[in-house]
Context: one part of a larger RNA
RNA sequence: CUGGGCGUAAAGCGCGCGUAGGCGGUUUGAUAAGCUGGAUGUGAAAGCCCUGGGCUCAACCUGGGAACUGCAUCCAAAACUGUCUGACUAGAGUACAGUAGAGGUGAGUGGAAUUUCCUGUGUAGCGGUGAAAUGCGUAGAUAUAGGAAGGAACAUCAGUGGCGAAGGCGACUCACUGGACUGAUACUGACGCUGAGGUGCGAAAGCGUGGGGAGCAAACGGGAUUAGAUACCCCGGUAGUCCACGCCGUAAACGAUGUCAACUAGCCGUUGGGGGUCUUAGACCUUUAGUGGCGCAGCUAACGCAUUAAGUUGACCGCCUGGGGAGUACGGUCGCAAGACUAAAACUC
Numbered sequence: 001c002u003g004g005g006c007g008u009a010a011a012g013c014g015c016g017c018g019u020a021g022g023c024g025g026u027u028u029g030a031u032a033a034g035c036u037g038g039a040u041g042u043g044a045a046a047g048c049c050c051u052g053g054g055c056u057c058a059a060c061c062u063g064g065g066a067a068c069u070g071c072a073u074c075c076a077a078a079a080c081u082g083u084c085u086g087a088c089u090a091g092a093g094u095a096c097a098g099u100a101g102a103g104g105u106g107a108g109u110g111g112a113a114u115u116u117c118c119u120g121u122g123u124a125g126c127g128g129u130g131a132a133a134u135g136c137g138u139a140g141a142u143a144u145a146g147g148a149a150g151g152a153a154c155a156u157c158a159g160u161g162g163c164g165a166a167g168g169c170g171a172c173u174c175a176c177u178g179g180a181c182u183g184a185u186a187c188u189g190a191c192g193c194u195g196a197g198g199u200g201c202g203a204a205a206g207c208g209u210g211g212g213g214a215g216c217a218a219a220c221g222g223g224a225u226u227a228g229a230u231a232c233c234c235c236g237g238u239a240g241u242c243c244a245c246g247c248c249g250u251a252a253a254c255g256a257u258g259u260c261a262a263c264u265a266g267c268c269g270u271u272g273g274g275g276g277u278c279u280u281a282g283a284c285c286u287u288u289a290g291u292g293g294c295g296c297a298g299c300u301a302a303c304g305c306a307u308u309a310a311g312u313u314g315a316c317c318g319c320c321u322g323g324g325g326a327g328u329a330c331g332g333u334c335g336c337a338a339g340a341c342u343a344a345a346a347c348u349c
Stems, first nucleotide, its partner, number of pairs: 004320003007303002012317001014201004021194003025088003029084003033081002036076007049065006091191001092188004096183004103177007110154001115149007125136002162169002206247006215241002220236004258316006266294013298305002322349003331342004
């Protein structure tokens, strides 16, 4: 070097786009770099191996052979890979017509509820708990009716339903905009897959500047509980949660399962399309793209997975190598900071 693995034992980058690189559909002709065969030269001697000889044997010494798996040049071959050339349409894409959708961004609008304020009615309690108390209330609360303000979130519909690469997305309307699916024809003609570096997106919390602040609520204050209670329960309550712009770049960022492609029994649901049959309210058959349940072969340490594979294969990338020390120290890069990324060793079991 080859050889093992990555759902749960260590191990899939949080997710895309994409550079280099790696890999790459069918076919014609050419070429001969890789590949294959042959020849020549070289591959020092010694040693190793085989076979003779000499010291009484052996070690040792000595003759011959083989080997030296390599390199260079020449000749031949042309299947495969590469390169060049011409063609093709099954991969990929474009045009056309439709379909579904919480996909994204911006602007506007709406109703329910909470809170606060004003006014009316009304009177002694309200609230809260396991039980209480702190708290609010005769300066008129709670309750109830009308009005106003303001912020945040959008009940029902709602569904292992939908959309998105992931994070994620849920009131309504409009504007702009990305992707997917279906149908039939035409077109391009391998334009493809993966992707070290790179680059973009990336929940929550956090940070900066300026707004906003109803409810909720770290910190904090008080009341309880308790041996104590820096908690769980209760009354308050500030950052924050919201908006704009800029950072941060992490999560059990999970399907703990990288992306792409091909192949491999079925059955039952559900979403979006297409086709067909029938007494068309509708039912049934069929075909696709998703999304679920079960299940055969096979796989698996088992659990389980099972056409949405963890089955059978191929291409490319990432990652793992006993536990602790440690995702730490040091150094470097990034960041306003918090910290992030990269990443050891001594020692110890």